[in-house]
RNA sequence: UUUUCUAAAUCGCUCAAACCAUUAGGUGCGGGGGAACCAAUUAGAUGGAAAUCGUCUAAGGGGUGAAUCCUUUUUAGGUAGGGCUACUCAAGAGGCCCGAAUCCGACAGCUAACCUCGUAAGCGUUUUAUGAGAAGGAAG
Numbered sequence: 001u002u003u004u005c006u007a008a009a010u011c012g013c014u015c016a017a018a019c020c021a022u023u024a025g026g027u028g029c030g031g032g033g034g035a036a037c038c039a040a041u042u043a044g045a046u047g048g049a050a051a052u053c054g055u056c057u058a059a060g061g062g063g064u065g066a067a068u069c070c071u072u073u074u075u076a077g078g079u080a081g082g083g084c085u086a087c088u089c090a091a092g093a094g095g096c097c098c099g100a101a102u103c104c105g106a107c108a109g110c111u112a113a114c115c116u117c118g119u120a121a122g123c124g125u126u127u128u129a130u131g132a133g134a135a136g137g138a139a140g
Stems, first nucleotide, its partner, number of pairs: 011124004018027003028119006038109001041059007060107001061104004069078003081098005087133004092128002
């Protein structure tokens, strides 16, 4: 000097998941339910003068999330989409990644008032160029 591993702190990243107070909590941020108006799958049966009307049956349906879909030489490949690349934002190039999981339980479109819930968990990137802005240092 370079590389690798481990530990702690600072700092940083995904995310709504942070701050204040402390005895119960509060603030901020985020999710769900919930009128009017509007909207409201396919097939069969049936009622009706008729209606894109009503009822029944079958195929279920819905939420959080970027995480959906296709193919296959078969547990891989690709893909909608998403993240990081260290002062902040915007716009490029290059590089590295994710593309899951889980909940409700026959049930929820939108939705003012209103009701209700969460504020966890998991990690360790730092290449380059332009514009705008900010901060700090040095010199005078």
Predicted 3D model of a 140-nucleotide RNA (c-di-AMP riboswitch aptamer (ydaO/yuaA leader)) from Neobacillus mesonae.
NCBI's taxonomy places the organism under Bacteria, Bacillota, Bacilli, Caryophanales, Neobacillus.
Its Rfam family is "c-di-AMP riboswitch aptamer (ydaO/yuaA leader)". Rfam's curators write: This family represents a conserved RNA structure found upstream of the ydaO and yuaA genes in Bacillus subtilis and related genes in other bacteria.
The prediction has a mean pLDDT of 77.
Of the family's consensus pairs, 96% are formed in the model.